[in-house]
RNA sequence: GGGCUUAUAGUUUAACGGACAGAAUAGAAGGCUUCGGACCUUCAGACCUGGGUUCAAUUCCCAGUAAGCCCA
Numbered sequence: 001g002g003g004c005u006u007a008u009a010g011u012u013u014a015a016c017g018g019a020c021a022g023a024a025u026a027g028a029a030g031g032c033u034u035c036g037g038a039c040c041u042u043c044a045g046a047c048c049u050g051g052g053u054u055c056a057a058u059u060c061c062c063a064g065u066a067a068g069c070c071c072a
Stems, first nucleotide, its partner, number of pairs: 001071007010025004018055001027043005048064005
């Protein structure tokens, strides 16, 4: 330099173009417990960035950024 893949809560990870973007774990509050842990209930938390297509985009297209892999 060229090509391919990936990017979603703090972390891990789902989601036929139409969902309130779903869970696990971590966090907070309450319950239980002599206390803690475990367990139960509840709460808060995410679509890498900018465009385009579409009635509608996490999803499709383009560019960028970052990470990984291959070739030179």
Notes: A computed fold for a 72-nucleotide RNA from archaeon GW2011_AR20, annotated as transfer RNA. Its Rfam family is "tRNA". Rfam classes the family as a transfer RNA. Model confidence (mean pLDDT): 82 of 100. The same sequence occurs in records of 2 taxa.